[in-house]
Molecule: c-di-GMP-I riboswitch aptamer
Organism: Gracilibacteraceae bacterium
RNA sequence: AUCCGAUAAUGGCAAACCUGCCGAAAGGCAGGGACGCAAAGCCAAGGGUCUAAAGUCAAAUAAUAUUUUGACCAUGACAGCCGGUUGCCGAA
Numbered sequence: 001a002u003c004c005g006a007u008a009a010u011g012g013c014a015a016a017c018c019u020g021c022c023g024a025a026a027g028g029c030a031g032g033g034a035c036g037c038a039a040a041g042c043c044a045a046g047g048g049u050c051u052a053a054a055g056u057c058a059a060a061u062a063a064u065a066u067u068u069u070g071a072c073c074a075u076g077a078c079a080g081c082c083g084g085u086u087g088c089c090g091a092a
Stems, first nucleotide, its partner, number of pairs: 004090002012037002017032006035080001041085003046082002048078003055072006
């Protein structure tokens, strides 16, 4: 130094759930709260997953519009799915 990861040390983060706010939603932010985490730091220009407001197409209605329903779609999200990248500690 690399791999690796203790019932070590110093610190750190915070799932579900609850409350408030933002958002069409997915989800996010703040407070509470701890299931867990050695990268649960950072990256959404790689894969994957979630959502579908706007848009396109189709259907319904007398109707081009409006409305409703369905399908597609990321420009919206997720890093606590994989991946990339940086990094604290040091027993075996």